Background
Predicted 3D model of a 71-nucleotide RNA (transfer RNA) from a Candidatus Nanoarchaeia archaeon. Rfam family: tRNA. It is annotated as a transfer RNA. The RNAcentral record of the sequence draws on ENA. Taxonomically the source falls in Candidatus Nanoarchaeia (Archaea, Nanobdellati, Nanobdellota). The prediction has a mean pLDDT of 81.
RNA sequence: GGGCGUAUAGGCUAAUGGUAAACCCUCUCGUUUACACCGAGAUGUCCGCGGUUCGAUCCCGCGUACGCCCA
Numbered sequence: 001g002g003g004c005g006u007a008u009a010g011g012c013u014a015a016u017g018g019u020a021a022a023c024c025c026u027c028u029c030g031u032u033u034a035c036a037c038c039g040a041g042a043u044g045u046c047c048g049c050g051g052u053u054c055g056a057u058c059c060c061g062c063g064u065a066c067g068c069c070c071a
Base pairs, nucleotide, nucleotide: 001070002069003068004067005066006065007064010024011023013021018054026042027041028040029039030038047063048062049061050060051059
């Protein structure tokens, strides 16, 4: 320098154009002498900028970060 892939919650991962989700973590309540377990509930997220579309996490372009391959 060229090609390919990935980017979603604090963590790990779903969601192939129509109100973003599960698990773990965190917080609150219940339970307990207390802690843990368990039960109920709550908070919190689409890498950035544009484009297409009635509508974009999803499709397209550029950029950024990371990884793999070639030179």